[in-house]
Order: sequence, then structure tokens, then C1' cells
RNA sequence: GCAAUCUCUAUGGGGUGCCCGGCGGAUCGGUCGUCGGGCUGAGAGGCGUCACGCCAACCCAUCGAACCUGAUCCGGGUCAUGCCGGCGGAGGGAGCUGAGAUGCGCGCGCCG
Repeated sequence: GCAAUCUCUAUGGGGUGCCCGGCGGAUCGGUCGUCGGGCUGAGAGGCGUCACGCCAACCCAUCGAACCUGAUCCGGGUCAUGCCGGCGGAGGGAGCUGAGAUGCGCGCGCCG
């Protein structure tokens, strides 16, 4: 000095589901809104002019399973849901910095 690892930062990408109960609208059911609670997870949040957009947190950035398609998929399980596994050596998918620390794995220079 470089590789590698970690941390921070700038830039870019991404998802935000399922269920139970109360209240509301003549009654019941559905739907919608709102409040409370529960499940998984890193993340299920807030606001708005609410098919969408913005912000925050979290995750990922080609060494790419962050995330999307396949998918109203298949098997298991659950009150229910990508909840778990398969699918998946399938296809796509953001390749933009800067700084610091560790480091002896690699190289170079100097001295002995």
C1' cells in the first nucleotide's frame, strides 16, 4: 500500500400483511370507518388532495432471497395470513460515494 471484515455517511432500491372483539350508520349479514387486542417478522408506523404520493423506522445495493413475477401455485400448519417449507443451480431486480477502525492474508521500499 492492497485484498478482506466491521462501523458511520451520501446516493439508489424495496415491502408495509392476516385475524378477533367493541362502536357507528332502523335490524341482521357483508362492506367501509374508527378504537382496542392478537400472530409472524429486521420492518405491518405517521400524514395527505387517499387506485396514489410524501415522510420516518427497518432491510438491501450485483459477493445482489432486500424485494418482485410465477401465484387466486403445491404440501404442511393456523382462528387467519408467504405462518413454515417447496418452487429456487427459475426469471427479473437498485452495481453511487466518502471517511474511520481492524488486519499480516498478499505485495513493495528502507535498515540490520